[in-house]
RNA sequence: GGGCCGGUAGCUCAGCUGGUAGAGCAUCGCUAUGGCAUAGCGGGGGUCGUGGGUUCAAGUCCCAUCCGGUCCA
Repeated sequence: GGGCCGGUAGCUCAGCUGGUAGAGCAUCGCUAUGGCAUAGCGGGGGUCGUGGGUUCAAGUCCCAUCCGGUCCA
């Protein structure tokens, strides 16, 4: 330098054929217990790496770019 994969909640990840973002863990509250642990229920938390483009509508498609991994040279 080139190819491929990945970047989405604090962490690990999902997200179909574009249709307005979710799970588990964590965190906070409530219930049960004398209390703790465990369990159940509920809440908060996301400019989807960044900047543009296409579209009525983009996490998803297109272009550029940054970071990480991997392969080739």
Transfer RNA from Candidatus Wolfebacteria bacterium GWA1_42_9, 73 nucleotides, folded computationally. The coordinates come from a structure-prediction model, not an experiment, and the mean pLDDT is 82. It matches the Rfam family "tRNA". The family's RNA type in Rfam is transfer RNA.